[in-house]
RNA sequence: CAAUCUGGAGAGAGGCGUCGGCACCCGUCAGUGCCAGGCGUCCACCGAAGGGGAAGCCCGGGAUUUCAAGGCGGCGUCGCCGUCUGUCUCGGGGCGAGCUCUCAGGUACCGCGACAGAUUG
Numbered sequence: 001c002a003a004u005c006u007g008g009a010g011a012g013a014g015g016c017g018u019c020g021g022c023a024c025c026c027g028u029c030a031g032u033g034c035c036a037g038g039c040g041u042c043c044a045c046c047g048a049a050g051g052g053g054a055a056g057c058c059c060g061g062g063a064u065u066u067c068a069a070g071g072c073g074g075c076g077u078c079g080c081c082g083u084c085u086g087u088c089u090c091g092g093g094g095c096g097a098g099c100u101c102u103c104a105g106g107u108a109c110c111g112c113g114a115c116a117g118a119u120u121g
Base pairs, nucleotide, nucleotide: 001121002120003119004118005117006116007115012043014042015041016040017039018038019037020035021034022033023032024031044107045106046105050103051101052100053099056095057094058093059092060090061089062088063087064086069085070084071083072082073081074080075079
């Protein structure tokens, strides 16, 4: 990394319309009830497919004995220079949370499901 198995939360079984199915009624047209069925639409909500943002971390640049401080070395020695750690900063690059936004997705069961465990390669 891949495959298989197992576990795995949250939030309306929402409203309306229409189609379909079943039942009732019925001479017919039509009407009524149910659906945990399809589609459309409206409101409410969830965050753990994916996605966006971003805390933070890493790399790089710059500044600085000052916007805290220290080590080492050199020198023309109570200071100067160089370098390193640190500090501050840039937003240049990378990673990027279970944070955040809800685009997508989702809100009975099923399914999906970040992630975790086990087995195998």

Record summary
The prediction has a mean pLDDT of 78. Predicted 3D model of a 121-nucleotide RNA (Glycine riboswitch aptamer) from Ancylobacter novellus. The model forms 90% of the base pairs in the Rfam consensus.